Transfer RNA from Ilumatobacter sp., 74 nucleotides, folded computationally. The RNAcentral record of the sequence draws on ENA and Rfam.

RNA sequence: GGGGCUAUAGCUCAGUCGGUUAGAGCGCCGCCCUGAUAAGGCGGAGGUCCCUGGUUCGAUUCCAGGUAGCCCCA
Numbered sequence: 001g002g003g004g005c006u007a008u009a010g011c012u013c014a015g016u017c018g019g020u021u022a023g024a025g026c027g028c029c030g031c032c033c034u035g036a037u038a039a040g041g042c043g044g045a046g047g048u049c050c051c052u053g054g055u056u057c058g059a060u061u062c063c064a065g066g067u068a069g070c071c072c073c074a
Base pairs, nucleotide, nucleotide: 001073002072003071004070005069006068007067010026011025012024013023019057028044029043030042031041032040050066051065052064053063054062
């Protein structure tokens, strides 16, 4: 220098062939249970869906550019 993959909650990840409300597990907080923990049950908080722009009535999703990580080629 060329190419590919990935970027969504604190962590690991799903998701929508564009449509009103963005989810799971773990973690965190509260309550129940217990003599008290653990386990278990119930509830809750937490996200500008990497950034900028474009297309569209409407973008987390499509397109372009950029950034970061990983991999391949040179």
NCBI's taxonomy places the organism under Bacteria, Actinomycetota, Acidimicrobiia, Ilumatobacteraceae, Ilumatobacter. The same sequence occurs in records of 2 taxa. Its Rfam family is "tRNA". The family's RNA type in Rfam is transfer RNA. Its mean pLDDT, the model's own confidence on a scale to 100, is 81.